The RNA shown here (Bacterial large signal recognition particle RNA) has 267 nucleotides and comes from a Candidatus Methylomirabilota bacterium. Of the family's consensus pairs, 93% are formed in the model. The organism belongs to Methylomirabilota (SeqCode), within Bacteria.
RNA sequence: CCGUGCUAGACGGGGAGGUAGCGGUGCCCUGUACCCGCAAUCCGCUAUAGCGGGGUCGAAUUCCUGCCCGAGGUCGCGCGUCCCGCGGUCCGAGCAGGCGGGUCGGGGUGUUGAGGGCCGGGUCCCGCGCAGGGCGGGCCCACAAACCCCGCCAGGUCCGGAAGGGAGCAACGGUACGUGGCCCCCCGCCGGUGCCGCGGGGACACUCGGCCGGAGCUACCGACCCGCCGCGCCGCCCGCGUGACCCGAUCGACGGCAGGUGCACGG
Repeated sequence: CCGUGCUAGACGGGGAGGUAGCGGUGCCCUGUACCCGCAAUCCGCUAUAGCGGGGUCGAAUUCCUGCCCGAGGUCGCGCGUCCCGCGGUCCGAGCAGGCGGGUCGGGGUGUUGAGGGCCGGGUCCCGCGCAGGGCGGGCCCACAAACCCCGCCAGGUCCGGAAGGGAGCAACGGUACGUGGCCCCCCGCCGGUGCCGCGGGGACACUCGGCCGGAGCUACCGACCCGCCGCGCCGCCCGCGUGACCCGAUCGACGGCAGGUGCACGG
């Protein structure tokens, strides 16, 4: 060096999650890399960290080590930019929006006198009067006390020898308390009574009338402008959340480069 047979090893790896930790099942990345069974309130293990069974390749394109590249994941959410959403703020554009003002136009009104000014009256308030209504009292009328009211007191009764005298019930007449009536009359009180009257006040709002004066006035409609208010797309600014890119850290597939790798027999 060649040949034959073996062995280590390989027949995928990685990330997050989960776990005391490791691996797997499930998810994701890479990209093609034997088969069967097991497994998420899970399965199998313990630093040689899936287990059990079967199969193929086998010391190199395939195994091992180091370096490079770097898909992708995770963390910091760093700070920057951007997307989206929410809240706040400003209120520039805008609004058949509201209010006020100005100008113009229309309409209305005005020499049968506008706006304005002056005077007087009314509406308002206070007091008084008059009238009317209601209530109470009075006046007037009627009734009205078995006795404890009055007058007169038959009968009866009492005193007296008599003449005579006394008290006094009923009836009768009257009166008081009171009851009822009451057209008018008198007094008092009351008021969401008055085309009523008198006096005073008040206000400047409305109205009525008169006077001065002599050309405007306008509460209605429209346009434009201005101011304030309200709403407020987009937007400024602030804050929060989410996502993308960027930055840093970490793991890292695929790929590339370099190096390394056992035993036996025969020639």